[in-house]
RNA sequence: GGGCCGGUAGUUCAGCUGGAAGAACGCGCCGUUCGCAACGGCGAGGUCGUCGGUUCAAAUCCGAUCCGGUCCA
Numbered sequence: 001g002g003g004c005c006g007g008u009a010g011u012u013c014a015g016c017u018g019g020a021a022g023a024a025c026g027c028g029c030c031g032u033u034c035g036c037a038a039c040g041g042c043g044a045g046g047u048c049g050u051c052g053g054u055u056c057a058a059a060u061c062c063g064a065u066c067c068g069g070u071c072c073a
Base pairs, nucleotide, nucleotide: 001072002071003070004069005068006067007066010025011024012023013022019056027043028042029041030040031039049065050064051063052062053061
């Protein structure tokens, strides 16, 4: 320098045939217990790496760019 894969909640990841974001764990509150754990219920938490484009509408399509991984030179 080039190819490929990835970047989404605090963490690990789904969602990528465009209609606008979800799970598990963690966190807060309540119930249960003498109390803790476990369990059950409710809730908070995300400008989907960044910038631009296409579109009525973009996490999703296109371009550029940054970061990480991997392969080639």